[in-house]
């Protein structure tokens, strides 16, 4: 220097003038003055929590649903860290839903002779015809073809040609043995090889899981309507009676519709009281499993101890606009350079109970670490 890998940072800055929300002071209630006022993601609402209501004796099985190598962080997690053991890369590094396929059921498309209790298309042998082109009949599974996959694999022996048939090495099963907290992984015997793949199809195993969410929830609480008490006036509709009452019919309390018996009740723009919602306030609402900075333990995630900083928090919701000046960038133009002058310009977005995380977007700029090649001291 050129190529590439990993992590971290920022993401315009200052003034002025205009505006808008909070919370303090002041107010002659019209306002005035002063402080402060988004993000690394606030985002998606995908995990896991905190609170809060609601269900809920307890403990079992039993459906649902998530999670799935091993060990550790953690409040806790599907997040993170270190390892393992598979795959890509020269390497730095990256990438895996990574338990179980000798519990069962299912599928295995096209291609292909043949896809799971295999199979023979070409091809090789080896008989027997034979117009010498081939037919046929058996062996074969070493070649070739097909496929994401062909029933161990490479060499050699061996054979008509082949074949774990047989032997070495490799792979693989089973045994014990080292090492490792543990996946696991390493040599050894011993077995000629014995049930191919998918569990992100059902399923088996193992571990987790009550439901809803600040528009939870709590407290205070009008007006009008309604509803309850009591008080006041009244007391369906027909019929019989002087009247007390009786008799029949019809509501409603009563609740899927019908039928039948009980029992109780009815009306008012009245008055007085009580009680519950609602409209409004208020609380919950911002200091917090937080962050920053030393040290110490730890490969690290991470913990422990010092010390230090902190002012959105409102109501569907305010942080915004203008000019100036610089600052990065980009495009022109002058100049031999250094520089100069114009023009142009800063992404993604954007708080709503609050907290770890994941994921997604993000214009530009800056650091740090590594790993390959080339070259020079």
């Nucleotide at each position: 220097g050129c190529g590439g890998g990993g992590g971290g940072c920022u993401g315009g800055a200052u003034g002025a003038c205009c505006g808008c929300g909070c919370a303090g002071c002041c107010u002659u209630c019209g306002g005035g003055u002063c402080g402060c006022g988004a993000g690394g993601a606030a985002a998606g609402u995908c995990c896991g929590g905190a609170c809060u209501c609601c269900a809920u004796g307890a403990g079992g099985c039993g459906a649902c649903g998530a999670u799935g190598c091993c060990g550790g962080g953690u409040a806790a997690c599907g997040c993170c860290c270190g390892g393992c053991g598979g795959g890509g890369g020269u390497a730095a590094c990256c990438c895996c839903a990574g338990g179980g396929a000798a519990a069962g059921c299912g599928c295995c498309a096209c291609a292909g002779a043949g896809a799971a209790c295999a199979g023979a298309c070409c091809g090789c042998c080896c008989g027997c015809g034979u117009u010498c082109g081939c037919g046929u009949g058996g062996g074969u599974a070493a070649g070739g073809g097909u496929g994401a996959a062909a029933c161990g694999g490479u060499g050699g022996g061996g054979u008509a040609a082949g074949a774990g048939c047989c032997c070495a090495c490799c792979g693989g099963a089973g045994g014990g043995c080292u090492g490792g907290c543990a996946a696991c992984a390493g040599a050894c015997c011993u077995c000629g090889c014995a049930u191919g793949g998918c569990a992100a199809g059902c399923c088996c195993c193992a571990u987790c899981g009550g439901g809803a969410g600040c528009a939870a929830u709590g407290c205070c609480g009008a007006a009008u309507a309604g509803g309850g008490a009591c008080c006041g006036c009244g007391c369906g509709c027909g019929g019989a009676g002087c009247a007390a009452u009786c008799c029949g019919c019809a509501g409603g309390g009563c609740c899927g519709c019908c039928u039948u018996g009980c029992c109780c009740c009815a009306g008012c723009a009245g008055g007085u009281c009580c009680g519950g919602g609602u409209a409004g306030g208020c609380a919950g609402c911002u200091a917090g499993a937080g962050c920053c900075g030393g040290u110490c333990g730890g490969c690290a995630a991470c913990g422990g101890c010092c010390g230090g900083a902190c002012c959105a928090g409102a109501g569907g919701a305010a942080u915004g606009g203008u000019c100036a000046u610089c600052c990065a960038g980009a495009g022109g133009g002058g100049g031999c350079a250094a520089c100069c002058c114009c023009u142009u310009g800063g992404a993604c977005a954007g708080a709503a109970u609050c907290c770890g995380g994941c994921u997604u977007a993000c214009a530009g700029g800056c650091c740090c670490c590594c790993c390959g090649c080339a070259u020079g001291a």
Predicted 3D model of a 377-nucleotide RNA (Bacterial RNase P class A) from Paracoccus onchidii. It matches the Rfam family "Bacterial RNase P class A". Rfam describes the family as follows. Ribonuclease P (RNase P) is a ubiquitous endoribonuclease, found in archaea, bacteria and eukarya as well as chloroplasts and mitochondria.